[in-house]
Molecule: c-di-GMP-I riboswitch aptamer
Organism: Anoxybacteroides voinovskiense
RNA sequence: CAUAAAAAUAGGCAAACUACUCGAAAGGGUAGGGCGCAAAGCUAAAGGGGCUACCUCUAUUGAGUUGUUCAAUAGACAUGCCAGCCAGUUGCCCUU
Numbered sequence: 001c002a003u004a005a006a007a008a009u010a011g012g013c014a015a016a017c018u019a020c021u022c023g024a025a026a027g028g029g030u031a032g033g034g035c036g037c038a039a040a041g042c043u044a045a046a047g048g049g050g051c052u053a054c055c056u057c058u059a060u061u062g063a064g065u066u067g068u069u070c071a072a073u074a075g076a077c078a079u080g081c082c083a084g085c086c087a088g089u090u091g092c093c094c095u096u
Stems, first nucleotide, its partner, number of pairs: 004096002012037002017032006035084001041089003047086002049082003056076008
């Protein structure tokens, strides 16, 4: 220095859920909480994969109306979201 493994020390993070809050939603933030994690640190168009669809477009139906409006349903759509899915990358302490 590299790889693999487990033990110990000092610590770290914080799932579900609850309250408040931001968001159309997915989901995020703060506080409590503690399921777990040797990276559960960081990285989200520009590695893969997953989630949502306000807006927009298309179709159908209804209402209104003589113009291409409004509403509902369905489909499509992400540089919106997830790193505690895989991955990339950086890193603490100590032993064999």